Predicted 3D model of a 73-nucleotide RNA (transfer RNA) from a Minisyncoccota bacterium.
Its mean pLDDT, the model's own confidence on a scale to 100, is 83.
Rfam family: tRNA. Its family is annotated with triplet codon-amino acid adaptor activity in the Gene Ontology.
[in-house]
RNA sequence: GGGCGGUUAGCUCAGUGGUUAGAGCGCUUCCUUCACAAGGAAGAGACCACAGGUUCAAAUCCUGUACCGCCCA
Numbered sequence: 001g002g003g004c005g006g007u008u009a010g011c012u013c014a015g016u017g018g019u020u021a022g023a024g025c026g027c028u029u030c031c032u033u034c035a036c037a038a039g040g041a042a043g044a045g046a047c048c049a050c051a052g053g054u055u056c057a058a059a060u061c062c063u064g065u066a067c068c069g070c071c072c073a
Base pairs, nucleotide, nucleotide: 001072002071003070004069005068006067007066010025011024012023013022018056027043028042029041030040031039049065050064051063052062053061
């Protein structure tokens, strides 16, 4: 330098154009316990890497940039 894949909650990941973006673990509060763990109930937390474009409508499609990984040279 070229090719491919990835970037969504604190972490690991779903989400193939249309409701207010979800799950597990973690976190907070409450119940239960003498207490802890386990269990149960409720809750907070991501404007989807950044910028632009297409569309009535974009996390999703297109382009560029950044970062991470793999391959080729």